Predicted 3D model of a 72-nucleotide RNA (transfer RNA) from an uncultured Clostridia bacterium.
Model confidence (mean pLDDT): 81 of 100.
The sequence was found in a public genome assembly.
Its Rfam family is "tRNA". Gene Ontology term of the family: triplet codon-amino acid adaptor activity. About the family: Transfer RNA (tRNA) molecules are approximately 80 nucleotides in length. Rfam classes the family as a transfer RNA.

[in-house]
RNA sequence: GCUGGUGUGGCUCAAUGGCAGAGCAGCUGAUUUGUAAUCAGCAGGUUGCCGGUUCGAGUCCGGCCACCAGCU
Numbered sequence: 001g002c003u004g005g006u007g008u009g010g011c012u013c014a015a016u017g018g019c020a021g022a023g024c025a026g027c028u029g030a031u032u033u034g035u036a037a038u039c040a041g042c043a044g045g046u047u048g049c050c051g052g053u054u055c056g057a058g059u060c061c062g063g064c065c066a067c068c069a070g071c072u
Stems, first nucleotide, its partner, number of pairs: 001071007010024004018055001026042005048064005
């Protein structure tokens, strides 16, 4: 340099173009003599960035950035 893939809460991952979710972690409460475990609840996301298509984009298209793999 070329080709392909990935990018979503702190972490690991979901999500047929139609309300952005789960597990773990965190916080609060219950339970316990206490801790752990368990149970209930709460909070946490400009879906990497900029545009385009669309009534509507995490999803489709283009560019850029980062990372991974392959080729040279």